[in-house]
């Protein structure tokens, strides 16, 4: 010192619900607020879900990384 792990600190992050504002929508953003998270950091690659179109068992534009893979970069260090 690296990896599996996850004990303690210390910080961080923020789910219903509220209010604000942006979209046609799924959903985004910002504030209160805390269910929970060691990647609930980033990335929509495969899968899934949800939306809205069409010539509909299909495609085609989009949302969800806090659905389940994958890839990528990280903080502490006890057993």
């Nucleotide at each position: 010192u690296u990896c599996c792990c996850g004990a303690a600190a210390g910080g961080g992050c923020a789910a219903a619900c509220c209010c604000g504002u942006c979209g046609a929508g799924a959903g985004g953003c910002g504030g209160g607020g805390g269910c929970g998270c060691a990647a609930a950091g980033c990335c929509a690659c495969g899968g899934g879900u949800c939306u809205g179109g069409u010539g509909a068992u299909a495609c085609c534009a989009g949302a969800c990384a806090g659905c389940c893979g994958g890839g990528u970069u990280g903080c502490c260090g006890a057993a």

The RNA shown here (c-di-GMP-I riboswitch aptamer) has 79 nucleotides and comes from Firmicutes bacterium UBA3570.
It was read from a public genome assembly, where an Rfam model found it.
Model confidence (mean pLDDT): 86 of 100.